Context: one part of a larger RNA
């Protein structure tokens, strides 16, 4: 110098940051992911509206999905982002550079075409059982943007043909031939469906360099290392398998072993370099531990599924239930790390036509001097150099010292009042225009958690605000006591055995300063 720092004294304010480095310990309790009723059968609650009853004449009870909406239910889409850790990984993990004539990519763009007929199941709802619970059985009915069948269909796919280019396998083009696959309606005039082709976005894959220590680890290795076929994939491959060769890797560190999430940055350093990888940004890996696959464009999936184990709790003893390394907090462990806080006004995301609804992402507020970075703790004038302290050569003199009293200003700050922001423009609604019937554009209203916050203006009055460490030498800063190798200091030399500027007070002084020392760790 530096730091996600602790400790010790000490503290007035503000503005921006940062805040479990340790046990990937184990977790009470709330909330992090849900949305469309304009895809659907419908009505359980809430509300309005109708009919009937009963009366106490404005109320109750009962019906009716009519209607606003709506639990649970099918069905879409989201849930594979977003948040969080760094256990594992020395690896195409990651950075960087290239390929893919070996690949996918939902939503979104933009061009082509097309959206015809038919069907029978199931959740719900009804009914009837099992069980302490989670849960589940059977029976009977229904719908759809669920499912299924039929048409049609090409620039799609599957076969043979012709020409051409190439980087080996093979690419690109042609027209015709045969064959195989599609669809989904709902709402008012939009939105939506299917096929195909293209863009973009995100991924998959290979491959060159580059990537810590140990040689007191020197020999590794049978799916091993090719090869043919064949299955698997989105697609390449020994990715998996049968057979055949007998290979492949290593002193240019193969193999084992230690240790470790890579990078852009970060520190320091003139530079080369050295450490280092909080915060933010990519990328990877994980989601109580070990494993598996299902859904789906996409996951082998943190708040999905199943199997096994530990652990915790329920229990009617049969049998269940559960995953905070999301944000709060709890215990624990530690030298040491924070609130069960507000709000979706902004930005962004899901979902929906939209209103809007979720949204511990996010904006924001709360404790922390952890750190930076400003401000303040007064300003001028004022000498018989007071009064006390401290030192001395002591009727004196030095010093603390313009300090102080005392005069005169001024008010950052503080208190009190009173007035108050930009962060908001969009969506939408109303008016109004241009194109021409769904976009676009002007205009006007609607909304702010933070907040009565920031900031402004007035009264009041020096009035609310200094302190750590050190003072032998390195190193800026010096004398008295007291102690007397004791007690004690010390970062290195080295002080202290009766005149200690090095121990302990005290008066002076020196540096930093709302902060000063001390450990610690890094150049």
């Nucleotide at each position: 110098g530096a730091u996600g720092a602790a400790c010790g004294c000490u503290a007035g304010c503000g503005g921006c940051a940062g805040g479990c480095u340790u046990a990937a310990c184990a977790c009470a309790u709330g909330c992090a992911a849900g949305u469309c009723g304009a895809g659907g059968g419908g009505u359980a609650a809430c509300a309005g509206g109708g009919a009937a009853a009963g009366c106490u004449u404005g109320c109750u009870u009962u019906c009716c999905g009519c209607u606003g909406a709506c639990g649970a239910c099918c069905g879409g889409c989201g849930a594979a982002c977003g948040g969080g850790u760094g256990c594992g990984u020395a690896a195409c993990a990651c950075g960087u550079a290239u390929g893919c004539a070996a690949c996918c990519u939902a939503c979104c763009u933009u061009c082509c075409a097309c959206u015809g007929g038919g069907g029978u199941a199931u959740a719900g709802c009804c009914c009837a059982g099992a069980g302490a619970a989670a849960u589940u059985u059977g029976g009977a009915u229904u719908a759809a943007u669920c499912c299924c069948c039929c048409a049609u269909a090409g620039a799609a796919c599957c076969a043979a043909g012709a020409g051409u280019c190439g980087c080996a396998u093979g690419g690109c083009u042609c027209a015709a031939u045969g064959g195989u696959u599609a669809a989904a309606g709902g709402a008012u005039u939009c939105c939506g469906g299917u096929g195909g082709a293209a863009g973009a976005u995100g991924g998959g894959c290979a491959u060159g360099c580059g990537u810590c220590c140990c040689a007191u680890u020197a020999g590794c290795u049978a799916g091993u290392a090719g090869g043919u076929g064949a299955g698997g994939u989105a697609a390449u491959a020994g990715c998996u398998c049968a057979c055949c060769u007998a290979g492949g890797c290593a002193a240019c560190g193969a193999u084992g072993g230690g240790u470790a999430g890579g990078g852009g940055g970060u520190c320091u350093g003139a530079g080369a370099g050295g450490a280092u990888g909080a915060u933010c940004c990519c990328c990877c890996a994980c989601a109580c531990u070990g494993g598996u696959a299902c859904u789906g464009a996409g996951a082998c999936a943190c708040g999905g599924a199943c199997c096994a184990g530990a652990c915790u709790c329920c229990u009617a003893c049969g049998g269940g239930a559960g995953g905070c390394a999301g944000c709060a907090g709890u215990g624990a462990g530690g030298a040491a790390u924070a609130u069960u806080g507000c709000g979706c006004a902004a930005u962004g995301g899901a979902c929906g036509a939209a209103a809007g609804u979720c949204u511990g992402a996010c904006g924001c507020a709360g404790c922390c001097a952890u750190g930076c970075c400003g401000c303040g703790u007064g300003a001028a004038g004022g000498a018989u150099g007071a009064c006390g302290g401290c030192c001395c050569u002591a009727u004196g003199g030095g010093u603390u010292g313009u300090a102080a009293a005392c005069u005169u200003c001024u008010u950052u700050u503080a208190u009190a009042u009173a007035c108050c922001a930009a962060g908001a423009a969009a969506c939408c609604u109303c008016g109004g225009g241009a194109c021409g019937u769904g976009u676009c554009c002007c205009g006007a209203g609607c909304u702010g958690a933070c907040g009565g916050u920031a900031g402004u203006g007035u009264a009041u009055g020096a009035a609310u605000a200094a302190g750590c460490a050190c003072c032998g030498g390195c190193u800026a800063a010096c004398u008295c006591c007291g102690u007397g190798c004791c007690a004690g200091c010390a970062g290195c030399c080295g002080c202290g055995g009766u005149a200690a500027u090095a121990c302990g007070g005290a008066g002076g002084g020196u540096g930093c300063a709302a902060g000063c020392g001390u450990u610690a760790u890094c150049c």
Small-subunit ribosomal RNA, 5' domain from an uncultured bacterium, 523 nucleotides, folded computationally.
Model confidence (mean pLDDT): 86 of 100.